Transfer RNA from a Candidatus Kaiserbacteria bacterium, 74 nucleotides, folded computationally. The sequence was found in a public genome assembly. It matches the Rfam family "tRNA". Rfam describes the family as follows. Transfer RNA (tRNA) molecules are approximately 80 nucleotides in length. By type it is a transfer RNA. The prediction has a mean pLDDT of 80.
RNA sequence: GCCGAUGUAGCUCAGUCGGUUAGAGCGUGGCAUUCAUAAAGCCAAGGUCGGAGGUUCGAUCCCUCCCAUCGGCA
Numbered sequence: 001g002c003c004g005a006u007g008u009a010g011c012u013c014a015g016u017c018g019g020u021u022a023g024a025g026c027g028u029g030g031c032a033u034u035c036a037u038a039a040a041g042c043c044a045a046g047g048u049c050g051g052a053g054g055u056u057c058g059a060u061c062c063c064u065c066c067c068a069u070c071g072g073c074a
Stems, first nucleotide, its partner, number of pairs: 001073007010026004019057001028044004050066005
């Protein structure tokens, strides 16, 4: 330099062939329980869906460019 993949909560990931509330597990905080602790239980907080632009009535999803990480080729 060329090609490809990935980017969504603190971490690991799902998701919708474009539509109403963006989710799970772990973690964190609270409640309850217990003599106490842990586990199991209930609740809650936490997201510009990598950035910018475009298409569209409407974009996390489609298109373009850029950024980061990973892999392959040279």